A computed fold for a 79-nucleotide RNA from a Syntrophales bacterium, annotated as c-di-GMP-I riboswitch aptamer. Its Rfam family is "c-di-GMP-I riboswitch aptamer". Gene Ontology term of the family: cyclic-di-GMP binding. About the family: GEMM was predicted in a large-scale screen for bacterial structured RNA regulatory elements. Its mean pLDDT, the model's own confidence on a scale to 100, is 89.
RNA sequence: AACCGAUAAAGGCAAACUGCUCGAGAGGGCGGGACGCAAAGCUAUGGGUCCCCUGCGGGGCGAUCGCCAGGUUACCGAA
Numbered sequence: 001a002a003c004c005g006a007u008a009a010a011g012g013c014a015a016a017c018u019g020c021u022c023g024a025g026a027g028g029g030c031g032g033g034a035c036g037c038a039a040a041g042c043u044a045u046g047g048g049u050c051c052c053c054u055g056c057g058g059g060g061c062g063a064u065c066g067c068c069a070g071g072u073u074a075c076c077g078a079a
Base pairs, nucleotide, nucleotide: 004077005076012037013036017032018031019030020029021028022027035066041072042071043070045069046068047067048064049063050062051060052059053058
């Protein structure tokens, strides 16, 4: 340094549900709350799923990275 990932240490994120709020919707933001997470940081590039429109051919600078890959950055250090 790479791979790897402890019943290690320090710290981090926050599902369901819920209050307020934004959106036509999928869904988002903030607070509460923790099921989980070693990239559950970032990125819609490929696939998946979902929403909207449609002349059903298709279209969207629509949503989701806590569905799977890819790209990219990063804390700690036992075996």

The organism belongs to Syntrophales, within Bacteria. The sequence was found by an Rfam model in a public genome assembly.